The RNA shown here (Pistol ribozyme) has 65 nucleotides. The model forms 100% of the base pairs in the Rfam consensus. It matches the Rfam family "Pistol ribozyme". A reference for the family is Teplova et al. (2020), "Crucial Roles of Two Hydrated Mg(2+) Ions in Reaction Catalysis of the Pistol Ribozyme", Angew Chem Int Ed Engl. The coordinates come from a structure-prediction model, not an experiment, and the mean pLDDT is 85.
[in-house]
Parts: sequence; C1' cells; structure tokens
RNA sequence: GCUCGUCUGGGCGAGGGUAAACAGUAAUUAGGCCCAGAGCGUUCCGGCUGCUGCCGGGGGUUUAG
Repeated sequence: GCUCGUCUGGGCGAGGGUAAACAGUAAUUAGGCCCAGAGCGUUCCGGCUGCUGCCGGGGGUUUAG
C1' cells in the first nucleotide's frame, strides 16, 4: 500500500487474496471496536399481509479512562 471489523472521514485491530475474527481499553447493553455524521443491522409503536415479509413513524447503549 490492499482487503476486512454496517456506510463516509479519522483512530485502533486483524488478514494476505480470503472476509472472517477469541483481535479492536474495561465493565455494561438487543445495540454491532472507538470519535463525528449517517440510520444499514437492531429495537419500540402503528398499519397491511398470501404468515413470510412489507410500509410509515420514534430511539440511536451507558459508565469510567
């Protein structure tokens, strides 16, 4: 340098051609490694449904460092 840890930028970490992970400060949380923004996953409310999902709206872990 490239790929990955939801997306963009930065940090942290892992891997070597693959896209995963027991890694990513500790505890806690369904909340995904961290910060800012987003709101993909997730969660709550309402509606529709061929019961598998779809649509609209709300929330967007917390504490310490």